About this RNA: Two RNAs folded together computationally: RNase P RNA and transfer RNA, 454 nucleotides in total. Rfam match: Bacterial RNase P class A. By type it is a ribozyme. From the family's description: Ribonuclease P (RNase P) is a ubiquitous endoribonuclease, found in archaea, bacteria and eukarya as well as chloroplasts and mitochondria. Rfam links the family to the GO terms dimeric ribonuclease P complex, tRNA processing and ribonuclease P activity.
RNA sequence: GGAGUAGUCCAGACGGUCGCUCCGGGCUUCGCGCCCGGAGAGGAAAGUCCGAGCUCCCAGGGUAGAGUGCUGGGUAACACCCAGUCGCGGCGACGCGAAGGAAAGUGCCACAGAAAACAUACCGCCUCCCGCCGCAAGGCGGGCGGUAAGGGUGAAAAGGCGAGGUAAGAGCUCACCGCGCGCCGGGUGACCGGCGCGGCAGGGCAAACCCCACUUGGAGCAAGACCAAAUAGGAGGGCUCCGGCGGCUGUUUCGCCGGAAACCGUGACCCGCGGCGCCCUCGGGUUGGUCGCUAGAGGCCGGCCGCAAGGCCGGUCCCAGAGAAAUGACCGUCACCCCGCAAGGGGGACAGAACUCGGCUUACGGACUACUCCCCUG
RNA sequence: GAGCCGGUAGCUCAGUAGGUAGAGCACCGCCCUUUUAAGGCGGGUGUCGAGAGUUCGAGCCUCUCCCGGCUCACCA
Numbered sequence: 001g002g003a004g005u006a007g008u009c010c011a012g013a014c015g016g017u018c019g020c021u022c023c024g025g026g027c028u029u030c031g032c033g034c035c036c037g038g039a040g041a042g043g044a045a046a047g048u049c050c051g052a053g054c055u056c057c058c059a060g061g062g063u064a065g066a067g068u069g070c071u072g073g074g075u076a077a078c079a080c081c082c083a084g085u086c087g088c089g090g091c092g093a094c095g096c097g098a099a100g101g102a103a104a105g106u107g108c109c110a111c112a113g114a115a116a117a118c119a120u121a122c123c124g125c126c127u128c129c130c131g132c133c134g135c136a137a138g139g140c141g142g143g144c145g146g147u148a149a150g151g152g153u154g155a156a157a158a159g160g161c162g163a164g165g166u167a168a169g170a171g172c173u174c175a176c177c178g179c180g181c182g183c184c185g186g187g188u189g190a191c192c193g194g195c196g197c198g199g200c201a202g203g204g205c206a207a208a209c210c211c212c213a214c215u216u217g218g219a220g221c222a223a224g225a226c227c228a229a230a231u232a233g234g235a236g237g238g239c240u241c242c243g244g245c246g247g248c249u250g251u252u253u254c255g256c257c258g259g260a261a262a263c264c265g266u267g268a269c270c271c272g273c274g275g276c277g278c279c280c281u282c283g284g285g286u287u288g289g290u291c292g293c294u295a296g297a298g299g300c301c302g303g304c305c306g307c308a309a310g311g312c313c314g315g316u317c318c319c320a321g322a323g324a325a326a327u328g329a330c331c332g333u334c335a336c337c338c339c340g341c342a343a344g345g346g347g348g349a350c351a352g353a354a355c356u357c358g359g360c361u362u363a364c365g366g367a368c369u370a371c372u373c374c375c376c377u378g
Numbered sequence: 379g380a381g382c383c384g385g386u387a388g389c390u391c392a393g394u395a396g397g398u399a400g401a402g403c404a405c406c407g408c409c410c411u412u413u414u415a416a417g418g419c420g421g422g423u424g425u426c427g428a429g430a431g432u433u434c435g436a437g438c439c440u441c442u443c444c445c446g447g448c449u450c451a452c453c454a
Base pairs, nucleotide, nucleotide: 001374002373003372004371005370006369007368008367009366010365012334013333014332015331016330017329018328020040021039022038023037024036025035026034027033042350046361047360049359050358051357052356053355054220055219056218057217060271061270062269063268065216066215067214068213069212070084071083072082073081074080085099086097087096088095089094100211101210105209106208107205108204109203122151123150124147125146126145128143129142130141131140132139133138159177160176162174163173164172178200179198180197181196182195183194184193185192186191224291225290226289227288234282235281236280237279238278239277240260241259242258243257244256245255246254263275264274265273266272284453285452286451298317299316300315301314302313303312304311305310336347337346338345339344379450380449381448382447383446384445385444388403389402390401391400397434405421406420407419408418409417427443428442429441430440431439
């Protein structure tokens, strides 16, 4: 100098002028009209992808469904975070991993290939037999067999590599590596290390169904509570069965009472529970006010514990709460970056709270620190 | 703000255990015709919204992002 990896921090500052929203106080001609003071977006406020608080329904059980999936820890909780294990990628700093089970069962593996799963003989190699050619060695053709070493196909072909062995071969035998089982040692554990035994158990896919373990009720602040106002409690449709009483000469039918069902709610289903002149469709009215609504798993500082995530204790601070939505604009000085010898000129990304937190993901400007690799120079 | 659904050819849509992407209309070329229309024959014209992951292999399975659409309050 170049290329990278990991992490931390900032998101211009100050002053002036003119505005906007809310709050407190004062004045008031009562009109939120005027004056004074205070506060006023983010690291992602975003996507709404997870997890909660809060509110309502049901809150008794089951099924189905959904989710998670190495180990230990953190946390209110998590699919998040930290520390580790194993695997993969990178020369490396380091990064990534939905990483349980394929000896429970089912299914799939296109094309190519002989064969894609109770494995298989296309080419090749080898023994033997037959025929032909040849003096012979041998060659060609055919057949019964042996063979998984070699070729070829494929993403994937029954452990790898070397030596011995053999007619040729083969864990057939042996060494090393891999794999399985057992024992010992270390570790809370995932797992690791060592020793011994076994010649090898028999492919892959579970982000295919599934099995195993664990978790899980639903809806969402347009949740929900209260007040006020207005309208036609309007129209159409649905409403089964049983019992009793009454009207009627009797059946049908009508009226009243009671019960069960239907219906609605409880995300799906079955019970169960709750509601009941109810349900469905259309139509009608209001699109007002108050609460929920911002003090919270809150921020900052210090001490202790912990490798860390984080926890505990003490002190200190109050930091937007609007209701279709305010948080803005201009000027000056300084700081930063770029251009320029200079005077000077230019620039500042992504993006805007909507009940509130903890995360993840995505968008995006800059500064700094540590580390890695390569090249050059001393 | 909250909840939900969809994106495949120019248009409307299919696409189930993941294995060469289809139908209808439209379009293009040729024939027929003096010409056009109709008719006949032939042709698929596509980043499967985008990017990653799982897999030997994704329109399909999983994740992230982009775009489009639908629904909602209270009273009686």
Its mean pLDDT, the model's own confidence on a scale to 100, is 79.